[in-house]
Molecule: FMN riboswitch aptamer (RFN element)
RNA sequence: ACACAUCUUUGGGGCAUGGUGAAAUUCCAUACCGGCAGUACAGUCUGCGAACUCCGCAUGGAGCCGAUCAGGUGAAAUUCCUGAACCGACGGUUAUAGUCCGGAUGAGAAAAGAUGAAA
Repeated sequence: ACACAUCUUUGGGGCAUGGUGAAAUUCCAUACCGGCAGUACAGUCUGCGAACUCCGCAUGGAGCCGAUCAGGUGAAAUUCCUGAACCGACGGUUAUAGUCCGGAUGAGAAAAGAUGAAA
C1' cells in the first nucleotide's frame, strides 16, 4: 500500500414552443432527461440500488424488476464517432403523467475523507 473497524460528508435528471378542449406540463405534434459499480467512455451489456408485491412487531427476508440495432475507427467499443430506433414504479389530478404534486428534509447502490488497530 491493499484489505479491516468506527465515524463524517456527498449521493437523480427532465415538457421550451404549438394544437384540441370546459378542463391536459397527463392527449396530439414536438421538446427534454438518464442513479451506482464493472468493462475502451454504457438509460438499452453484466451486476447492484431505488420503486413495486408478499411475509415479519421490528432489524430484516423472499419475490418482481423496462428498453438497440446498422455502419465506421481500433489490438480492444451493443460503451467512442455517424445514422436510425427504443425504454421508463406507486398514489394523486376538472383529462390518460419518465418530466407536475406526494410518500421523500425519507431510503440507498456507491464515492470521497478522517481516525484507529494490525502487518